The prediction has a mean pLDDT of 84. The part of an RNA shown here (small-subunit ribosomal RNA, 5' domain) has 508 nucleotides and comes from Aquiluna sp. NCBI's taxonomy places the organism under Bacteria, Actinomycetota, Actinomycetes, Luna-1 subcluster, Aquiluna. The sequence was found in a public genome assembly. It matches the Rfam family "Bacterial small subunit ribosomal RNA".
Context: one part of a larger RNA
RNA sequence: GGACGAACGCUGGCGGCGUGCUUAACACAUGCAAGUCGAACGAUGAAGCUGGAGCUUGCUCCGGUGGAUUAGUGGCGAACGGGUGAGUAACACGUGAGAAAUCUGCCCCUGACUCUGGGAUAACUGCGGGAAACUGUAGCUAAUACCGGAUACUUUCCCUGGUGGGCAUCCACUGGGGAAGAAAGAAUUUCGGUCAGGGAGGAUCUCGCGGCCUAUCAGCUAGUUGGUGAGGUAACGGCUCACCAAGGCGACGACGGGUAACCGGCCUGAGAGGGUGACCGGUCACACUGGGACUGAGACACGGCCCAGACUCCUACGGGAGGCAGCAGUGGGGAAUAUUGCACAAUGGGCGCAAGCCUGAUGCAGCAACGCCGCGUGAGGGAUGAAGGCCUUCGGGUUGUAAACCUCUUUUAGCAGGGAAGAAGCGAAAGUGACGGUACCUGCAGAAAAAGCACCGGCUAACUACGUGCCAGCAGCCGCGGUAAUACGUAGGGUGCAAGCGUUGUCC
Numbered sequence: 001g002g003a004c005g006a007a008c009g010c011u012g013g014c015g016g017c018g019u020g021c022u023u024a025a026c027a028c029a030u031g032c033a034a035g036u037c038g039a040a041c042g043a044u045g046a047a048g049c050u051g052g053a054g055c056u057u058g059c060u061c062c063g064g065u066g067g068a069u070u071a072g073u074g075g076c077g078a079a080c081g082g083g084u085g086a087g088u089a090a091c092a093c094g095u096g097a098g099a100a101a102u103c104u105g106c107c108c109c110u111g112a113c114u115c116u117g118g119g120a121u122a123a124c125u126g127c128g129g130g131a132a133a134c135u136g137u138a139g140c141u142a143a144u145a146c147c148g149g150a151u152a153c154u155u156u157c158c159c160u161g162g163u164g165g166g167c168a169u170c171c172a173c174u175g176g177g178g179a180a181g182a183a184a185g186a187a188u189u190u191c192g193g194u195c196a197g198g199g200a201g202g203a204u205c206u207c208g209c210g211g212c213c214u215a216u217c218a219g220c221u222a223g224u225u226g227g228u229g230a231g232g233u234a235a236c237g238g239c240u241c242a243c244c245a246a247g248g249c250g251a252c253g254a255c256g257g258g259u260a261a262c263c264g265g266c267c268u269g270a271g272a273g274g275g276u277g278a279c280c281g282g283u284c285a286c287a288c289u290g291g292g293a294c295u296g297a298g299a300c301a302c303g304g305c306c307c308a309g310a311c312u313c314c315u316a317c318g319g320g321a322g323g324c325a326g327c328a329g330u331g332g333g334g335a336a337u338a339u340u341g342c343a344c345a346a347u348g349g350g351c352g353c354a355a356g357c358c359u360g361a362u363g364c365a366g367c368a369a370c371g372c373c374g375c376g377u378g379a380g381g382g383a384u385g386a387a388g389g390c391c392u393u394c395g396g397g398u399u400g401u402a403a404a405c406c407u408c409u410u411u412u413a414g415c416a417g418g419g420a421a422g423a424a425g426c427g428a429a430a431g432u433g434a435c436g437g438u439a440c441c442u443g444c445a446g447a448a449a450a451a452g453c454a455c456c457g458g459c460u461a462a463c464u465a466c467g468u469g470c471c472a473g474c475a476g477c478c479g480c481g482g483u484a485a486u487a488c489g490u491a492g493g494g495u496g497c498a499a500g501c502g503u504u505g506u507c508c
Stems, first nucleotide, its partner, number of pairs: 001508004006504005013375006019368002021333001026331003030328003035076003040073002043070001048065008083286003093210007102203003107199008115149004124139006155180001157178009212258003219249003224246008261283004265276004288309005311322004339365001341364003347361001348359004378408004388399004412449001414444005422435001425432002452497005457478003463492005473480002
């Protein structure tokens, strides 16, 4: 000198764009953050329309039609999105290869099929238990819920042939015998279901190389290293197990200890390098602490389940409930970090044929000079160089064209009028914008409402007076102060930067 997610002191006009718990991965009141589909299903059946009856002639009751509404079964989603960085020195990450060792819901393409049966169960009803959370039993019912049978070019497994190729296992193509599938709904277009092949996107596994400190850590290792066989997995593999062998790693730093999420990037520097990993993007890990599996295409699952533990809450003492490192917000810690806001209008996501519903993702608004950028606080003229202040050699000098005064201008702020784009889409049409009466445009009045902070001994731009008297104090280094202090304090003047200026901290 530059930089910062900064803090502190003094000061503070406006706008745009960003950023905002770095500390206690401390504990959390309250609200919201994941639902949706009635075009899968039984049930429920509102408004309206209509027929009839009673009469208190505008009300009640009964029937039909109608289909709003939704608790339940079922499907899809809830594994995304959002948060945090505790753990992790590791194939976690980055990069480059490999999988002849793999999986893949929704989506796209291709081919084929969608035949025929059955038994339940929730809701509901009855009777119970419990303070509650919830739950028992008997009976009834439906399905795109569940379970059989048939069909099978093809797929998997077993047995058995042929051809071609490669990279050890092997791979591809092509033949003959045993096990495995389908479901309907709707008003039509249409939306679906099953099997097989391919694609896209996603996921998993393996390997080479790369990136911290420490030798005051020198030896480490029994599933350890390899083999055979078996189990397990989507899949290779000590991944697990039985048996066999005795191996494997290490001064090119094993093992141990400390620290730490990694990267694209960011800061600095001419570069080499050094530091760093906030925001944004990619990957990983975690979700009160520890462990476990279930469901599922996908989890060992933040707002799912089970067990144990700590903590908090309810209780009728028998038993139950909870998990903000989601968005706001509270307490606490701290030098320090915001609103219990608006909207789904846009973008994106889930469900749905759609209308639509949900969405603290997101879009916006609020707070904070926290940062960067832009603008303003007026412009021109104006000497008797006014008054006042300060200094003075008492002549004057300086503040200083500065002010007053004259002539103008009106950015921004203020007031008034007009007033968007963002809307593609959706809807039969009317219509549909949170931001927002915002941006922007026009008009009005008036210099009107808007300047501070640090420094002035040298480094280092900028000097005098008074006070103080090694005191009070200053200080980044050298050093000032003990009676003439340009170094302390105040004033005048000056210098630098400016809605900021200084100080502190950290990095280069």